A computed fold for a 72-nucleotide RNA from a Minisyncoccota bacterium, annotated as transfer RNA.
It matches the Rfam family "tRNA". It is annotated as a transfer RNA.
The sequence was found in a public genome assembly.
RNA sequence: UCCGGGGUAGCUCAACGGUAGAGCGGGGCCCUGUUAAGGCCACGGUUGCAGGUUCGAAUCCUGCCCCCGGAG
Numbered sequence: 001u002c003c004g005g006g007g008u009a010g011c012u013c014a015a016c017g018g019u020a021g022a023g024c025g026g027g028g029c030c031c032u033g034u035u036a037a038g039g040c041c042a043c044g045g046u047u048g049c050a051g052g053u054u055c056g057a058a059u060c061c062u063g064c065c066c067c068c069g070g071a072g
Base pairs, nucleotide, nucleotide: 001071002070003069004068005067006066007065010024011023012022013021018055027041028040029039030038048064049063050062051061052060
């Protein structure tokens, strides 16, 4: 330098162009003599950054940044 994959909640990951979710963790409550386990609830997101397309973009297009792998 080129090619491929990836970047979404604190962490690990989902999401045919049409309300961004789950598990774990953290918080509150229930249960229990207490803890653990179990159950319930809510909170938590400028979807890496900036543009473009579209009625509508995490998703498609362009540029850039970062991570992993490969080629030279």

The prediction has a mean pLDDT of 82.